[in-house]
Order: sequence, then C1' cells, then structure tokens
RNA sequence: AACGCGCUCCGGGGUCAGUGAGAUUCUGAACCGGCGGUAUAGUCCGCGACCCGCUUCGAACGCCCCGACUUCACGGUCGGAGGCGAGACGAGUGGCUGAACUGGUGUGAUUCCAGUACCGACGGUGAAAGUCCGGAUAGGAGGCAGCGCGUG
Repeated sequence: AACGCGCUCCGGGGUCAGUGAGAUUCUGAACCGGCGGUAUAGUCCGCGACCCGCUUCGAACGCCCCGACUUCACGGUCGGAGGCGAGACGAGUGGCUGAACUGGUGUGAUUCCAGUACCGACGGUGAAAGUCCGGAUAGGAGGCAGCGCGUG
C1' cells in the first nucleotide's frame, strides 16, 4: 500500500396553466430519478427503504405470592427471592416489491448517440396524487470522507 474493526461526518429529486363550487389529484403541457455492479442505467443484475411473517433480546404495564406500615374492618401504600401474562425499542432471517424496445458507433453499451415508449409504495386531502401534506430533524444501501486501533 492493501485488508479488518471502531468512532465521527456525508448519504432523494420533481409544477404550472385550464375547467370547475371544490383539483398542484381530472385535462393539457412540463418536471424528477437512492446505492453497488457493468462502456456512463429510473426500465439489466443485485441492494436499500415501504409493507407482511417468523425467531430472538427484552423495557413499561397487569395479576398471583411474600413481607412491612396503616385501618375497627373492607381496603390502601411501599418493597421484593419468585411465578404467570404482556410485549415497545433493537437484532437476525424470509416473503413481497413498477417500468424499454429498435437502429447506429464501438473490442465491449437494453448504460453513450438517434428515435419512439414506459414506470413510480402507504396514509391524508370540500375532486381520483411519482411532483401537495404526513410517517421523515426518521431509516438506509453505500461513500476516490476524516480520525484511531490492529494485522502486515
């Protein structure tokens, strides 16, 4: 150097007009595209997030039991070796998860160039949402970011 571990940092974009009582949801025209791989990718392969299940860890909380205090008693308050239920947050794992073709150049491209297309979770919203509001000041694949430690 490289590799590994830890900490810190970074880590998602996009709209106007018209109609109408009402729409950034309809109509028209626009605009946007996480991460790794590969000849430069929203549409190829894989990953992440969303959603669903299983396993695991286990806090709050409830009941039983025991003890102390209090009450005429019922009951109440506090503590606890323990038993039962419960199950947040976290971890692991599995499922689900949209869409592109043709031509050209070239060693190589469904990635570049040309043409014509297509896709976009869930909840909310006097009208149906990729673009508005929300979960999200979240999470995260990852980073030709930094620092420290170790192997070497």
A computed fold for a 152-nucleotide RNA from Frondihabitans sucicola, annotated as FMN riboswitch aptamer (RFN element). It matches the Rfam family "FMN riboswitch aptamer (RFN element)". Rfam links the family to the GO term FMN binding. NCBI's taxonomy places the organism under Bacteria, Bacillati, Actinomycetota, Actinomycetes, Frondihabitans.